[in-house]
RNA sequence: AGGCCGGGUGACCGCGGGCCGCUCCGCUCCACGAGCGGACGGCUCGAGGAAAGUCCGGACACCGCAGGGCAAGGACGCUGGGGAGACCCAGGCGGCGAAAGCCGACGGAAAGUGGAACAGAAAGGAGACCGCCUGCCCCGGGCGACCGGGGCCGGUAAGGGUGAAACGGUGGGGUAAGAGCCCACCAGCGACCGUGGCGACACGGUCGGCUCGCCAAACCCCGUCCGGUGCAAGGCGAAGCAGGUCCCGUUGACGCGGCCCGCCGAGGGACCGGGUGCGCCGCACAGAUGGAUGGUCACCCUCGACAGAAUCCGGCUUACAGGCCUGCU
RNA sequence: GCCGGAGUAGCUCAGCUGGUAGAGCAGCUGAUUUGUAAUCAGCUGGUCGGGGGUUCGAUUCCCUUCUCCGGCU
Numbered sequence: 001a002g003g004c005c006g007g008g009u010g011a012c013c014g015c016g017g018g019c020c021g022c023u024c025c026g027c028u029c030c031a032c033g034a035g036c037g038g039a040c041g042g043c044u045c046g047a048g049g050a051a052a053g054u055c056c057g058g059a060c061a062c063c064g065c066a067g068g069g070c071a072a073g074g075a076c077g078c079u080g081g082g083g084a085g086a087c088c089c090a091g092g093c094g095g096c097g098a099a100a101g102c103c104g105a106c107g108g109a110a111a112g113u114g115g116a117a118c119a120g121a122a123a124g125g126a127g128a129c130c131g132c133c134u135g136c137c138c139c140g141g142g143c144g145a146c147c148g149g150g151g152c153c154g155g156u157a158a159g160g161g162u163g164a165a166a167c168g169g170u171g172g173g174g175u176a177a178g179a180g181c182c183c184a185c186c187a188g189c190g191a192c193c194g195u196g197g198c199g200a201c202a203c204g205g206u207c208g209g210c211u212c213g214c215c216a217a218a219c220c221c222c223g224u225c226c227g228g229u230g231c232a233a234g235g236c237g238a239a240g241c242a243g244g245u246c247c248c249g250u251u252g253a254c255g256c257g258g259c260c261c262g263c264c265g266a267g268g269g270a271c272c273g274g275g276u277g278c279g280c281c282g283c284a285c286a287g288a289u290g291g292a293u294g295g296u297c298a299c300c301c302u303c304g305a306c307a308g309a310a311u312c313c314g315g316c317u318u319a320c321a322g323g324c325c326u327g328c329u
Numbered sequence: 330g331c332c333g334g335a336g337u338a339g340c341u342c343a344g345c346u347g348g349u350a351g352a353g354c355a356g357c358u359g360a361u362u363u364g365u366a367a368u369c370a371g372c373u374g375g376u377c378g379g380g381g382g383u384u385c386g387a388u389u390c391c392c393u394u395c396u397c398c399g400g401c402u
Base pairs, nucleotide, nucleotide: 001326002325003324004323005322007300008299009298010297011296012295013294015046016045017044018043019042020041021040023039024038025037026036027035028034029033048306052317053316055315056314057313058312059311060230061229062228063227064263065262067261068260069259070258073226074225075224076223077222078091079090080089081088082087092106093104094103095102096101107221108220112219113218114215115214129160130159131156132155133154135152136151137150138149139148140147141146168186169185170184171183172182173181187211189208190207191206192205193204194203195202196201234281235280236279237278243272244271245270246269247268248267255264301304330401331400332399333398334397335396336395339354340353341352342351348385356372357371358370359369360368378394379393380392381391382390
């Protein structure tokens, strides 16, 4: 690093679901008999790798059609493959490490807007604080060449200093001093070509201007995708009740959500008052709606962690005592 | 169960297109008063719920986790 297990065996007692019964009890129907419910007995099944967080999707259900367009918002973002766009596997590139290996939200900063506090002269087609240098002026020294100090107009990004970051690096030429100003090598960027690879990309060569910096988990741009709400969705049944006032609407209201369009077409909304607040399905080869999956004893061991379903499924993340196997530094 | 919101000083809340965290009340000290309250002046007090990441720099942006609150039958 990858994979697996997550106390084991036996006995007894107990709990929930399903099926069965020459057994018993209750209820209903037109009596034989049938159906339903309960008790008892038998057989069988009964938590997890995360059942968790609800982070991302899907199924399913409803919103009249889930139709079209715009806007807004959101998710994803190297390549290949699987799959469903999530995610996984393999690879490329980048970072870290001595190594095995680990991590990566990994499109675009030469589209645009914007940001970089403090410090510092200057924070992005920048910049002269100190320093270095030509020229001019003044002062002092010197016979003089010239030297020292001060000031002014300029030049200069090599040196100092500030900062997270100061506009390629080293060496040489050049210059008043300097500078890609010029040259060689190196790093990096762009264009083209060749080789290898499905590809991301890697390696090599030629040319170019000499450097074109950072932040998109800032706005944004580009590409792909997304209608909304969620099982308290929703459906069926039973019981019960009492309506009243106002407003909108066949010149099209309300109608699942910002706007527009198409189709549909008759009720809709607010307030006051009244009634009910029950059952079943949805719901699962674990499975309820007081909601089950446990306890005791014996033996053994390494002495047992994190934790328990509630519509289902896939993934991610988080928590976890201890143990086993394989490979590597 | 499903959905949504909030954690900042002792308490109630600001601050979030990233740049040293503020206000009111409370507490302490001083002034005023014979004394107290009120008033005035000053001061103290912060792991911004925890951890990690992006960035030069995070209360703010992103991920994860914990706690609390609300709505839906």
Notes:
Two RNAs folded together computationally: RNase P RNA and transfer RNA, 402 nucleotides in total. It holds a member of the Rfam family "Bacterial RNase P class A". Rfam classes the family as a ribozyme. Rfam links the family to the GO terms dimeric ribonuclease P complex, tRNA processing and ribonuclease P activity.